The RNA shown here (Bacterial RNase P class A) has 385 nucleotides and comes from an Anaerolineae bacterium. A source record names the gene rnpB. Its Rfam family is "Bacterial RNase P class A". Rfam links the family to the GO terms dimeric ribonuclease P complex, ribonuclease P activity and tRNA processing. It is annotated as a ribozyme. The coordinates come from a structure-prediction model, not an experiment, and the mean pLDDT is 78. The RNAcentral record of the sequence draws on ENA. The organism belongs to Anaerolineae, within Bacteria.
[in-house]
RNA sequence: CAAGCAGGCCAGGCGACCGCGGGUCGGGCCCAACCGAUCCGAGGAAAGUCCGGGCUCCACAGAGCACGAUGCUGGGUAACGCCCAGGCGGGGUGACCCGACGGAAAGUGCCACAGAGACAUACCGCCAGGGCAAGCACCCUGGUAAGGGUGAAAAGGUGGUGUAAGAGACCACCGGCAGCCGUGGUGACACGGCUGGCCAGGCAAACCCCAUCGGGAGCAAGGCCAAGCAUGGAGGAUCAGCGCCACGCGCUGGCAGGGCUGCUCGUCCUGUGCCUCCGGGUAGGCCGCUUGAGGUGAUGGGCAACUAUCACCCCAGAUAGAUGGUCGCCACCCUGAACCUCCGGGCUCGGGGGACAGAACCCGGCUUAUCGGCCUGCUUGAGCC
Repeated sequence: CAAGCAGGCCAGGCGACCGCGGGUCGGGCCCAACCGAUCCGAGGAAAGUCCGGGCUCCACAGAGCACGAUGCUGGGUAACGCCCAGGCGGGGUGACCCGACGGAAAGUGCCACAGAGACAUACCGCCAGGGCAAGCACCCUGGUAAGGGUGAAAAGGUGGUGUAAGAGACCACCGGCAGCCGUGGUGACACGGCUGGCCAGGCAAACCCCAUCGGGAGCAAGGCCAAGCAUGGAGGAUCAGCGCCACGCGCUGGCAGGGCUGCUCGUCCUGUGCCUCCGGGUAGGCCGCUUGAGGUGAUGGGCAACUAUCACCCCAGAUAGAUGGUCGCCACCCUGAACCUCCGGGCUCGGGGGACAGAACCCGGCUUAUCGGCCUGCUUGAGCC
C1' cells in the first nucleotide's frame, strides 16, 4: 500500500420564524373552552408476527392421551428454538464461518436412472474339465470375485503366503468397528494400551423410538360510566332419602344443562336461574396507557455471555391517529470546469443528492431491508527500512 475477517458507534448539525401532541405550574367563571410559562416528544430495525415472557381473563385448580416444539457438553438469562464458551464434523492459505449435532443392534420404509447386482450379484473377464488328436476361435459344465465396466455409493488399503485361477482364505503392518483398561477433563470428548478378521453401506431435514418442555385465549385481553332497545319470541329437563324453628330451608345420592377453548377422567356452577336458537339495541366516554426483568456512569467478579454494589436520571402515550413547513449557514457524498501537484492529491467556483423506513400494552431475542461515515483488533499478499 492492497485485499479480507470480527466487533462497536453514529443515522446530519446550528440559528430564526410559523405550526403540532403530552406533562407540570399559573390565569380563566373554583369546571370546560381558551391564554401564558416551562419540560419532553419515533427506529436500528419502530418491519415480519417467527420464538420467549410480563400482564389480563377463563378459574378454585389438577391428571392422562392427542398434538406441537427442542435435541452434543457446560454456563448465562425471568424464560427461550436466544446468547457465551467449549467438543465433534465440514468450508477457507488464514483471520474466521457454518452445522436440522440423541438413537440405524426395537420395528417399518427409501437409495431414481445406469448397472449383472444397492442387506444384494456374475455383464466382460480369469481358471479347470469336456466337445476335439494339437493350437486358435466357439459352445457346454463347474469354480472365482483379485482385474475391467455402470454408478453418488459395489466385500477397507499396501505387501506377501497360498491356489487350477483367485479371495481376509491365511499372515505382517495400517485404517475402521466392538469390548476392556489407563491418563487428562465438571462434561461433551481427546490421547494411549490390550484383545478380537468383527470388515455389506447410507438416509430419521423418512415414519418411528428416547429425553426434555408446553393449559387456553389474547390489550380488538379485561374493567368502569353513560345511553338505548322489544323488562322481545321459541324450546329444554327434577326424582328419591334424611333433618329442622316446617309448605320453606339445609345435606346426601341420582338426573338434566353448562364451564375448564381437541378428547377422557376429575372437578366446579346452575335447578326459573341457566343453556340453545331466532330477533333487536349500542360501537360514546374513561381506565388499562407507560417507573420498567428501565437507562447511564464508576468499582469488583467472570475468558465471555453476564452479574453484584454504589451513585445519578425519567427518556412519546396518540386514538383517524402528534414531532412538520420555510429560510440561511456548515458538514457529508457524487459530478463539471479552471489552476497547482511529489500524480497520492489540494484549492476555488457551479450543479445535483439523502438509503431502509413511522411507536399504538410493554419487554428479551431471532429473521428480513438498508445510503453513508468513524473507530478498534486480527489475517494474507507485495514493497521498503